[in-house]
RNA sequence: ACGAUAAAGGCAAACCAUGGGAAACUGUGGGACGCAAAGCUAAAGGGCCGUAUAAGGCAGCCAGCUACCGAA
Numbered sequence: 001a002c003g004a005u006a007a008a009g010g011c012a013a014a015c016c017a018u019g020g021g022a023a024a025c026u027g028u029g030g031g032a033c034g035c036a037a038a039g040c041u042a043a044a045g046g047g048c049c050g051u052a053u054a055a056g057g058c059a060g061c062c063a064g065c066u067a068c069c070g071a072a
Stems, first nucleotide, its partner, number of pairs: 002070002010035002015030006033060001039065003045062002047058003
């Protein structure tokens, strides 16, 4: 680099309950659509969402960085 009818595991969409926020969205619990990076990175890679008059949000959009296992 690659991704299997392998092994050990991991994460958790929509929705529901409850809380935060102006909103986007998000915490916790339940729940599983899926994910080989669905781990991390947000003025300072790009893109998208939000619009109170404050400086916010999305990494499960692309991208960058790091990483378990070891068939072909």

A computed fold for a 72-nucleotide RNA from Isachenkonia alkalipeptolytica, annotated as c-di-GMP-I riboswitch aptamer. The sequence is in RNAcentral, with records from Rfam. NCBI's taxonomy places the organism under Bacteria, Bacillati, Eubacteriales, Clostridiaceae, Isachenkonia.